[in-house]
Context: one part of a larger RNA
RNA sequence: AAUGAACGUUGGCGGCAUGGAUUAGGCAUGCAAGUCGUGCGAGAAGUGUUUUUUGCUUGCAUUGAACACGGACAGCGGCGAAAGGGAGAGUAACGCGUGGUUACAUGCCUCAGAGACCAGGAUAGCGUCGGGAAACUGGCGGUAAUACUGGAUAAUAUUUUGGAUCAAAUGGUGUGAUUCCGCUCGAGGAUUGGACCGCGUACUAUUAGCUUGUUGGCGGGGUAAUGGCCCACCAAGGCUUCGAUGGUUACCGGGUGUGAGAGCAUGGCCCGGCUCACUGGGACUGAGACACUGCCCAGACACCUACGGGUGGCUGCAGUCGAGAAUCUUCGGCAAUGGACGAAAGUCUGACCGAGCGACGCCGCGUGCGGGAUGAAGGCCCUCGGGUUGUAAACCGCUGUCAGUUGUGAUGAAAUCCUGCGAAGAGCAGGUUUUGACAUCCUUGGAGGAAGUACGGGCUAAGUUCGUGCCAGCAGCCGCGGUAACACGAACCGGACGAACGUUAUUC
Repeated sequence: AAUGAACGUUGGCGGCAUGGAUUAGGCAUGCAAGUCGUGCGAGAAGUGUUUUUUGCUUGCAUUGAACACGGACAGCGGCGAAAGGGAGAGUAACGCGUGGUUACAUGCCUCAGAGACCAGGAUAGCGUCGGGAAACUGGCGGUAAUACUGGAUAAUAUUUUGGAUCAAAUGGUGUGAUUCCGCUCGAGGAUUGGACCGCGUACUAUUAGCUUGUUGGCGGGGUAAUGGCCCACCAAGGCUUCGAUGGUUACCGGGUGUGAGAGCAUGGCCCGGCUCACUGGGACUGAGACACUGCCCAGACACCUACGGGUGGCUGCAGUCGAGAAUCUUCGGCAAUGGACGAAAGUCUGACCGAGCGACGCCGCGUGCGGGAUGAAGGCCCUCGGGUUGUAAACCGCUGUCAGUUGUGAUGAAAUCCUGCGAAGAGCAGGUUUUGACAUCCUUGGAGGAAGUACGGGCUAAGUUCGUGCCAGCAGCCGCGGUAACACGAACCGGACGAACGUUAUUC
């Protein structure tokens, strides 16, 4: 000098940051991923019109029906759910950093070229009959699609010269589609990712030998793709004192702390990468996962049960128990930024924006300002003369930050729609309507509500008196204390820092 700190005493306000470092221990409750009716079938409540029944105050209430609008809960289908958010257990490794390489993939976006023809059968929802305590589930019947299937067509695709092979939803909205939104094949682009290589990347020899898919080849399999990645056969190799193998520890980097630098230490918050998601294993779907709030199996744990059987996974945001020296609200809002879906309006978003709590940190402000001597009283010391606290107080005159109080509020905020310019739903200009959780601003207000902490032997700025008597105690080092203690305890005084001041721990 520093810290994600803790502890002690004290504590007025604000801004910006920051806050589970230990048990990757267990978790009640709520929320954290939905969206699209302009893909599909069906359709509750409700609204309107017409008609009808009944009542009476004769234009109102009420009943039923028809038509139109409407679109709740659920279902099929599409896209998303692989992002965003959390954690650092594992990992000493092509994990990360840096510089190269290519045998590869890439939804959404962009873009040459080309296409979208003819058919079909199901299934959920639904109806009906069941089983089960529940979770859930069975039979039968029938229905739709941008769901699914068959055929046709076929190149600039398939390593492609010949041959062969591979597609689709002409669907949606709408008065109207060449024009808007979508579907299929596809050369490129962009983006993102996969894979490989050189170099760098902790301690330990009180770890010296390690290895049999091991090292290489031929041929296959597998993958989007190279490769012992896997398999059969063949050869007997490969690594190592320039530290293999083993053990211990540890996510890595940008950075951060310190230091004149070289270096040393460190990797919390923020950003990039990696890895993990109760523990272990596995694949499915998909452009992408071997998938935090998906699936299956096993295990431990916990919960429900009618004992037959089921259910769950906070290392998301809050919150709880435990352990610990120790770490916050079961808050507000989608107004902004961003994301998913949608043609859009919009919906969702514990991402995010805000507020709350904690002096945990840094920074700023305040706790008044000027005058005021009879140097008051009180305290302390005293040579008893006085000295000091001390302009300090009282008293007089001022000021108005913050807190408190009262209101306001859009250049933190832009966007939809309309019109014009424009190739354009980009952008610009004008108009209209609507949108703020929180911040910001204003009024009033009265010296009123706001100072402590550790230290005073030397190092080291600052001393006297009393008490104690090697006791009680102090102490970072040297060392103080055994009757005159500047070192213990108290008082007064003093120097230091100040909403803080000390102590402990750790780093340089």
A computed fold for a 508-nucleotide part of an RNA from an uncultured prokaryote, annotated as small-subunit ribosomal RNA, 5' domain. The full RNA is in RNAcentral, with records from ENA. The prediction has a mean pLDDT of 81.